[in-house]
A computed fold for a 323-nucleotide part of an RNA from a metagenome, annotated as large-subunit ribosomal RNA, domain IV. The prediction has a mean pLDDT of 89. It matches the Rfam family "Bacterial large subunit ribosomal RNA".
Context: one part of a larger RNA
RNA sequence: CUGUUGCCAAGGAACUCGGCAAAAUAGCCCCGUACGUUCGCAAGAAGGGGCGCUCGAAAGAGCCGCAGUGAAGAGGCCCAAGCAACUGUUUAACUAAAACACAGCUCUCUGCAAAGUCGCAAGACGAAGUAUAGGGGGUGACGCCUGCCCGGUGCUGGAAGGUUAAGAGGAUAUGUGAGUCGCAAGACGAAGCAUUGAAUUGAAGCCCCAGUGAACGGCGGCCGUAACUAUAACGGUCCUAAGGUAGCGAAAUUCCUUGUCAGGUAAGUUCUGACCCGCACGAAAGGCGUAAUGAUUUGGGCGCUGUCUCGGCAGCAGACUCG
Numbered sequence: 001c002u003g004u005u006g007c008c009a010a011g012g013a014a015c016u017c018g019g020c021a022a023a024a025u026a027g028c029c030c031c032g033u034a035c036g037u038u039c040g041c042a043a044g045a046a047g048g049g050g051c052g053c054u055c056g057a058a059a060g061a062g063c064c065g066c067a068g069u070g071a072a073g074a075g076g077c078c079c080a081a082g083c084a085a086c087u088g089u090u091u092a093a094c095u096a097a098a099a100c101a102c103a104g105c106u107c108u109c110u111g112c113a114a115a116g117u118c119g120c121a122a123g124a125c126g127a128a129g130u131a132u133a134g135g136g137g138g139u140g141a142c143g144c145c146u147g148c149c150c151g152g153u154g155c156u157g158g159a160a161g162g163u164u165a166a167g168a169g170g171a172u173a174u175g176u177g178a179g180u181c182g183c184a185a186g187a188c189g190a191a192g193c194a195u196u197g198a199a200u201u202g203a204a205g206c207c208c209c210a211g212u213g214a215a216c217g218g219c220g221g222c223c224g225u226a227a228c229u230a231u232a233a234c235g236g237u238c239c240u241a242a243g244g245u246a247g248c249g250a251a252a253u254u255c256c257u258u259g260u261c262a263g264g265u266a267a268g269u270u271c272u273g274a275c276c277c278g279c280a281c282g283a284a285a286g287g288c289g290u291a292a293u294g295a296u297u298u299g300g301g302c303g304c305u306g307u308c309u310c311g312g313c314a315g316c317a318g319a320c321u322c323g
Base pairs, nucleotide, nucleotide: 001318002317003316004315005314006313007312008311010309011308014307019304027051028050029049030048031047036041038141052063053062054061055060064068076302077301078300079299080298081297082296083294084293088100089099104139105138106137107136108135109134110133116125117124118123142289143288144287145286147219148218149217152216153215154212155211156210157209158208161207162206163205167201168200173195174194175193176192179188180187181186220238221237222236223235224234247281248278259275260274261273262272263271
């Protein structure tokens, strides 16, 4: 010096991205226990006291030690906020979470030889089930709620008109061709055969007409105006399918930004409460709350400590020296 274990004056987070690590708490009995709350919880809240041995039925009396859950093992606690309701699940071996799942809610498909799925098929699952069932999508306990837009896209319904395939249909045209005409070259050319294939007919779909948002999605601009100023309840105008409602808001979202004010600190880019000028929240890609829960994230405090001021000492095992 390295690893590991133990101890430390005074201070006690001044360390640090951050109390990381360590220390501290700890058992049983008794007392006592706030906010909040879905009345179950919160809660072992917090905060206190007791604990050995001898005699005694008990009350009580006595004894020892520095120390009585005498060693070991055995919650640190509180306040506030974000997220997710919860128990669960996950990147086997860098991420355990706010991600996934979840009960609940909702949309949609499916009438049974169901829809859907696997398979070329036979067949099987669905299901020895039958819409209080089964498949798919979304949301995610609970509470209060879930606004406007159907122009585009999708889906559902409609069938008048337009367009539209194969098929049906077979007009026309062409080839060949007996024959006719011609001196000849050649021309014309019935039937048949072959090729061509017009009109007409012809479904769904698309165009079209409606409906539909817990379907994919979307939810404006400029100008003026009140008897201080400022602001604009109000007015004008342009555009749109309609111009963001409730609630929330510098937020896990705010660029400017360490916004401004207040709180906490002697001092606070973090944190909490407000404001609203929302670069670029917003209502089941749910909005806003929410008791309980969490090896979750953030801020503060008490206790506690070698994290630190600032180091020191010791045990063990190495390194190192000698053998």